SAM riboswitch aptamer (S box leader) from a Bacteroidales bacterium, 100 nucleotides, folded computationally.
The sequence was found by an Rfam model in a public genome assembly.
The model forms 97% of the base pairs in the Rfam consensus.
The organism belongs to Bacteroidales, within Bacteria.
């Protein structure tokens, strides 16, 4: 980098540095932002994919030391297909595990 599988309405913030944009991309909305957003670092936390334990095993449960991930809003909402709508599906994306 690519492929496959699974998940994505739950959960979890303080400090320091920086300084103007940010919420993946495009469009339309909406929201966050000089009362300092976004980003980076530190600390803390959340979750439980990998992991450890119970279990013959599956299912299920418990734990959180380690590998990741995450800590505004449903993946912020809509976009394509079905549907009167509610809703469902697809596509794209993110994360994990395995393979490459």
């Nucleotide at each position: 980098u690519a492929u496959u599988u699974a998940u994505u309405g739950a959960g979890a913030a303080g400090g320091g540095c920086u300084g103007a944009g940010a919420g993946a991309a495009c469009a339309g909305g909406c929201u966050c932002g000089c009362u300092g957003a976004c980003g980076c670092c530190c600390u803390a936390g959340c979750a439980a994919c990998c992991u450890g334990c119970c279990c013959c095993a599956c299912a299920g449960g418990c734990a959180a030391a380690g590998g990741u991930g995450c800590u505004a809003a449903g993946a912020c909402c809509u976009g394509c297909c079905c549907a009167a709508a509610a809703g469902g599906g697809a596509a794209u994306a993110a994360u994990a595990a395995a393979u490459u």